[in-house]
Overview
Bacterial RNase P class A from a soil metagenome, 381 nucleotides, folded computationally. Of the family's consensus pairs, 93% are formed in the model. Model confidence (mean pLDDT): 75 of 100. RNAcentral holds the sequence, with entries from MGnify.
């Protein structure tokens, strides 16, 4: 730096939660022994993709959203594996949101003269008008130099910024520029060679030099129906509503008193039946894109075959705790042996000590994060 495996073991005793079986006593069930099973690498974050289940069958457009180099794996994926290009590092290595800026908008603070087919501040050059000073000439004037005004070239050089419209050299020019040229760079574009492809070598063409930003809008390709185990299925209590029926409302149903019957009292509703629904319970539920071993195919990721195994299913939610031994590791006894030149290393006695992060809750497959300590490879000193 890369990656592997592990999450103490065993036993003993006391608890917790399901299953199973025998026994004893039942209406459901209970009770006692006994036997079997009881969290993870992340059971987390719920952040992405599936399965399974309703809903409409999930088909098409429109809006949102997601992904964005190439191949390949995958039931999918924003994962995973092997590559190609940039970019980091002396290096093992490790990172990339890596399509389009030559469709279109937009946006580049602040400095600056000008921020994108741009732009003249200072300089360079150049016309012209003026003031001066030297000089020629009799004078108007010429000429040659300073300074000043107005017009015009120039993007070589200074300044400015993250960026100033390719770099160096020559030629050219009033000066000056791809203006032309040799060469470098970058892009287009033509062919040729190699890779399935991203791309990579090579060669020629015509001065093309086109800025940065798309985790701005935008385009452009792919993909995505929406809610979720509180899905979602059956089972079904008291109460109070819904529907129907039968008996009654002074010729009294029924209640209450009493052992019963007549009597006394109260009396407008009483009794069944059906049906949704809730409490509650069962299912859904753990046999699955499983797991380990062994063979073949591949570079790999993963895939095919053949044996084999069954590894939690709770539901106010169980999985604990003490105590011996062993193994790890670590401290101390300036402990002993032994290698080394030394720094160290390696066995080994005796006593003390340490072990995180953290808990399934439909169920797989990723990422993310939060841990403890061992093991190996490879680079660098």
């Nucleotide at each position: 730096u890369a990656g592997g495996a592990c999450a103490a073991a065993u036993g003993a005793u006391c608890g917790c939660c399901g299953c199973c079986c025998c026994g004893c006593a039942a209406a459901a069930u209970g009770c006692u022994g006994g036997g079997g099973g009881g969290a993870g690498g992340a059971a987390a974050g719920u952040c992405c993709g599936g399965g399974c289940u309703c809903c409409u069958a999930a088909g098409g457009a429109c809006a949102g959203g997601a992904u964005g180099c190439u191949g390949g794996g995958u039931a999918a994926c924003g994962c995973c594996c092997a590559g190609u290009c940039c970019c980091g590092g002396u290096g093992a290595c490790g990172g990339g949101a890596a399509g389009g800026a030559a469709a279109g908008u937009g946006c580049a603070a602040c400095a600056g003269a000008a921020a994108g087919g741009a732009a003249a501040c200072c300089g360079c050059c150049u016309u012209u008008g003026u003031g001066u000073g030297g000089u020629c000439g009799u004078u108007u004037g010429g000429c040659c130099g300073c300074g000043u005004g107005a017009g015009g070239g120039u993007a070589a050089g200074g300044g400015u910024g993250a960026a100033a419209g390719g770099g160096u050299g020559a030629g050219g020019u009033a000066a000056g520029a791809g203006c032309u040229c040799a060469c470098c760079a970058g892009g287009u574009u033509c062919g040729g060679c190699g890779g399935u492809g991203a791309c990579g070598c090579c060669g020629g063409a015509g001065g093309c030099u086109a800025u940065g930003u798309a985790a701005a809008c935008c385009c452009c390709a792919u993909c995505c129906g929406g809610a979720g185990c509180a899905a979602g299925a059956c089972c079904a209590a008291a109460u109070a509503g819904g529907g129907g029926a039968a008996c009654g409302u002074u010729g009294g149903a029924g209640g209450g008193u009493g052992g019963u019957c007549c009597g006394c009292c109260c009396g407008a509703g009483u009794u069944c039946c059906c049906g949704g629904g809730u409490a509650g319970g069962u299912c859904g539920c753990u046999u699955g894109a499983u797991c380990u071993c062994g063979c073949g195919g591949g570079u790999a990721a993963c895939c095919g075959c053949c044996a084999g195994a069954c590894u939690a299913g709770a539901u106010g939610a169980a999985u604990g705790a003490u105590c011996a031994u062993u193994a790890u590791c670590c401290c101390g006894a300036u402990g002993g042996c032994g290698a080394g030149g030394g720094a160290u290393c390696g066995c080994u006695u005796c006593g003390g000590g340490a072990a995180a992060c953290a808990g399934a809750a439909c169920c797989c497959g990723g990422c993310u994060u939060a841990u403890g300590g061992c093991c190996u490879g490879c680079u660098u000193c």